[in-house]
RNA sequence: AAAGCGAGCUCAGAAGAGACCUCGAUUGUCGUCGAUUCAGGCAUCGACUGACAGUUCGGGGCGCCGAAGGCGCAACACGCCCGGAAACGCUCAGGCAGAAGGACUGUGACCGCUGA
Numbered sequence: 001a002a003a004g005c006g007a008g009c010u011c012a013g014a015a016g017a018g019a020c021c022u023c024g025a026u027u028g029u030c031g032u033c034g035a036u037u038c039a040g041g042c043a044u045c046g047a048c049u050g051a052c053a054g055u056u057c058g059g060g061g062c063g064c065c066g067a068a069g070g071c072g073c074a075a076c077a078c079g080c081c082c083g084g085a086a087a088c089g090c091u092c093a094g095g096c097a098g099a100a101g102g103a104c105u106g107u108g109a110c111c112g113c114u115g116a
Stems, first nucleotide, its partner, number of pairs: 004113003009108001011106003018062001020061006026054005031048006063096003069092001070090003076083001
C1' cells in the first nucleotide's frame, strides 16, 4: 500500500395489513323557527335533543399486519442460576389510502480497526 472488517453520514431501492365501526367535539351544507330590513323575496345574524357529510380532534370497539424499537429461544456454554442468533416466534410498542416512517440491500466519500 492493496484486500478485509466496523460506526455514523450521502444517494438509490425497500414489504405487509379495515381511508373499518361507534360515541362526543368541531366544521360545512340543508331544513325548521326567530330577529333585522322590506310590499314581498334575497341577504345577514341567532337558535335547534333536526337531517346529511367531512382526508379534523378526542374516547371506545371489533378485525388485521410485522420490517422501527422491545420481548422469547435451539444448538452450545455452565456444578446450578445467570448466558445464548435470525428475515423464526410474540404483537407490549408501532402500523393497516397517499405522504411520512421503515428492518434490510446497494452506492459514494470520510473516519476507525486490521494489514503492522